Model confidence (mean pLDDT): 83 of 100. This is a predicted structure of a 73-nucleotide RNA (transfer RNA) from a bacterium. It matches the Rfam family "tRNA". Its family is annotated with triplet codon-amino acid adaptor activity in the Gene Ontology. Rfam describes the family as follows. Transfer RNA (tRNA) molecules are approximately 80 nucleotides in length. It was read from a public genome assembly.
C1' cells in the first nucleotide's frame, strides 16, 4: 500500500427481515441480617467511534475518516 473482522451503558457483550435501544456485572435506594456478606426488589445511567447519503423511518443499508485486532505484500 491491499484485504478482512470489530467500535452499542462504567465493564463484557447481544440486538432477527430496516419500524420504542437491551442482557450480565457494576452502581444507587428499599427489603432481608446484631453487622458485613448472600439473597429479593425497585431505579439511575446511551451523540449506537465521526461525518455525509438513502428512506416516511437507519445501531442495521451505501460512501468517506479515525481508533484497535489479525492476514497477505
Nucleotide at each position: 500500500g491491499g484485504g478482512c473482522g470489530g467500535u452499542u451503558a462504567g465493564c463484557u457483550c447481544a440486538g432477527u427481515u430496516g419500524g420504542u435501544a437491551g442482557a450480565g456485572c457494576a452502581c444507587a435506594g428499599g427489603a432481608u441480617u446484631g453487622a458485613c456478606g448472600u439473597u429479593c426488589u425497585u431505579g439511575g445511567g446511551g451523540u449506537c467511534a465521526g461525518a455525509g447519503g438513502u428512506u416516511c423511518g437507519a445501531g442495521c443499508c451505501c460512501u468517506c475518516u479515525a481508533c484497535c485486532g489479525c492476514c497477505c505484500a